Background:
This is a predicted structure of an 85-nucleotide RNA (c-di-GMP-I riboswitch aptamer) from uncultured Steroidobacter sp. Rfam family: c-di-GMP-I riboswitch aptamer. Rfam's curators write: GEMM was predicted in a large-scale screen for bacterial structured RNA regulatory elements. Its family is annotated with cyclic-di-GMP binding in the Gene Ontology. Lineage of the source: Bacteria > Pseudomonadati > Pseudomonadota > Gammaproteobacteria > Steroidobacter.
[in-house]
Parts: sequence; structure tokens; C1' cells
RNA sequence: CUACCGAAAGGGCAAACCCGUCGCGAGACGGGGACGCAAAGCCUCCGGUCUUCAGCAUUCACCUGAAGAUAGCGGGGUUGCCGGA
Repeated sequence: CUACCGAAAGGGCAAACCCGUCGCGAGACGGGGACGCAAAGCCUCCGGUCUUCAGCAUUCACCUGAAGAUAGCGGGGUUGCCGGA
């Protein structure tokens, strides 16, 4: 120094819920607030879940296609603080 690992220290992020704003919607953003998180930093490449539109089907649902959301659902990629055992 790197990998693995996660004791300690310094810290970091921020679920649900509430208020406001945006969105057809899933949901996002800002403020409050902490359930938790060693990447709960960042990225939709793969899968899952959720939303919208169209088709099929007469209605719902399923299925197919397209467009989105979720990185705090996993996998993967990438960057990173500290350094006892």
C1' cells in the first nucleotide's frame, strides 16, 4: 500500500409519520423527525416489485409491447472515512 474483516474513534446518512411543492400515478424534492444502515455514497446493465399508456380479451385480471418509479428489494459496476484483533 492492497485485499479480507468490522473492534475503537471521529463522524455520516435518514425509515415510518407530519407539513409544503411537483407528478395521471408509482413516487420525487424541501423542512421537521429517527426505523435502521459499514457504503442506506453514486450508476438502471440483469432480475424482482410498483405505476401509466396501448394491444389482446368486451369491462376486471392475466398476457404482450412501450414509457416510467424503486439504488433503503437483490445482483453487478464504480468511488470512499478509520485501522485493533